[in-house]
RNA sequence: CUCGCCAUAGUUCAACGGAUAGAAUGGGGCCCUCCUAAGGCUCAGAUGCAGGUUCGAUUCCUGCUGGCGAGG
Numbered sequence: 001c002u003c004g005c006c007a008u009a010g011u012u013c014a015a016c017g018g019a020u021a022g023a024a025u026g027g028g029g030c031c032c033u034c035c036u037a038a039g040g041c042u043c044a045g046a047u048g049c050a051g052g053u054u055c056g057a058u059u060c061c062u063g064c065u066g067g068c069g070a071g072g
Stems, first nucleotide, its partner, number of pairs: 001071007010025004018055001027043005048064005
């Protein structure tokens, strides 16, 4: 320098182009309990950045950034 793959809650993962972006785990509150753990209820929490296509983008396209890999 070129090519390929990946980027979504704190973490690990979902989401035929159309659901209020979902779950597990973790965190806050409450209940239960003599206390703790376990259990139950509940709350908050995410689409890497900038454009484009589309009625509509997490999804498709382009560039950039970061990570991994291959070639030179």
The RNA shown here (transfer RNA) has 72 nucleotides and comes from a Gammaproteobacteria bacterium. Its mean pLDDT, the model's own confidence on a scale to 100, is 81. Rfam family: tRNA. Rfam classes the family as a transfer RNA. Its family is annotated with triplet codon-amino acid adaptor activity in the Gene Ontology. Rfam's curators write: Transfer RNA (tRNA) molecules are approximately 80 nucleotides in length.